The part of an RNA shown here (large-subunit ribosomal RNA, domain IV) has 317 nucleotides and comes from Candidatus Iainarchaeum sp.
Rfam family: Archaeal large subunit ribosomal RNA. Its family is annotated with ribosome and structural constituent of ribosome in the Gene Ontology. On this family, see Cannone et al., BMC Bioinformatics 2002: "The comparative RNA web (CRW) site: an online database of comparative sequence and structure information for ribosomal, intron, and other RNAs".
Its mean pLDDT, the model's own confidence on a scale to 100, is 86.
Context: one part of a larger RNA
RNA sequence: CUCCAUCAAGGGAAUUCGGCAAUUUAGCCCCGUAUCUUCGGUAUAAGGGGUGCCUGCAAUUUGUCAUUGCAGGUUUCAAUAACAAGGGGAGUCCGACUGUUUAUUAAAAACACAGGUCCCUGCUAGCCAGUAAUGGUGUGUAUAGGGGCUGACUUCUGCUCACUGCCAGUACGUGAAACUCCAGUUCAAUGGAACUAAGCGCUGGUGAAGAGCGGGCCUAACUCUGAGGCUCUCACGGUAGCGUAAUACCUUGCCGGUUUAUUGCCGGCUUGCACCAACGAAGUAACGAGAUUCCCGCUGUCCCUGAUGGGGGCCUG
Numbered sequence: 001c002u003c004c005a006u007c008a009a010g011g012g013a014a015u016u017c018g019g020c021a022a023u024u025u026a027g028c029c030c031c032g033u034a035u036c037u038u039c040g041g042u043a044u045a046a047g048g049g050g051u052g053c054c055u056g057c058a059a060u061u062u063g064u065c066a067u068u069g070c071a072g073g074u075u076u077c078a079a080u081a082a083c084a085a086g087g088g089g090a091g092u093c094c095g096a097c098u099g100u101u102u103a104u105u106a107a108a109a110a111c112a113c114a115g116g117u118c119c120c121u122g123c124u125a126g127c128c129a130g131u132a133a134u135g136g137u138g139u140g141u142a143u144a145g146g147g148g149c150u151g152a153c154u155u156c157u158g159c160u161c162a163c164u165g166c167c168a169g170u171a172c173g174u175g176a177a178a179c180u181c182c183a184g185u186u187c188a189a190u191g192g193a194a195c196u197a198a199g200c201g202c203u204g205g206u207g208a209a210g211a212g213c214g215g216g217c218c219u220a221a222c223u224c225u226g227a228g229g230c231u232c233u234c235a236c237g238g239u240a241g242c243g244u245a246a247u248a249c250c251u252u253g254c255c256g257g258u259u260u261a262u263u264g265c266c267g268g269c270u271u272g273c274a275c276c277a278a279c280g281a282a283g284u285a286a287c288g289a290g291a292u293u294c295c296c297g298c299u300g301u302c303c304c305u306g307a308u309g310g311g312g313g314c315c316u317g
């Protein structure tokens, strides 16, 4: 010097991106327990008291065993004396939850999930593997099987079928070869005509299908704003709800709370660069080695270092 431990006056997060790390707390018994809530929970919430040993008495008991209670005494700094053994509270975001995952840098807000919804499928089904035979789903049968999206629950899920897809229909148009007919002096090559499947055109439907959901001008007895009006355009012009958001460029938006001081956090407002309704919207008790902010307690994280024990380094052999 370094590593592993232990202790530390006074202060107590001033350290730091951040309480990272290390403390604090801890078992059992009694008292007591807010808010919210899906009434189950939250909850060991929070907070407080007790705890060893000895003597006596009472209750319980088949029992002089044991347990519980009451009273008195007694030792220590300290009695769950060692080991073992939750720090707590409040707000917000995300995901409902238990679960699963990148064996060897990621455990998560990702995946899954119960629930929701749409599509295909009547069984020699549909889907999957295989050239096929055949096999799986399944010795199942629509309360079943397969596929897509969403993801408990609560309140809901707006408008658009112009484009693309899918479904259905179709008087008519288009539409290949073969067959048929005609031409080709005969045969033929070849040319033409008629007929015609699917498809396409055409007609309609379909958004929990892929998707999309505007601009300009004017206007109310101060000003501001614009209920309202005019106009262009489109298939329709973003509804409810939420909103500076895990989404907001400007932006450290503005106001309030929190601080001595806050680009933070929380609550409002909201002209949303570029939220928006199953690529779901908004809430949400419980849960989380998830993200973030604050408070109490606690501490060598720090002020500011020091001491002790052990290992290495170092010296000698």
Stems, first nucleotide, its partner, number of pairs: 001312008010303002014301001019298001027051005036041001038152001052074009075079001087296007094288002099111002115150007126137004153283004158213003163210002165206005172201003180193004214232005241275001242272001253269006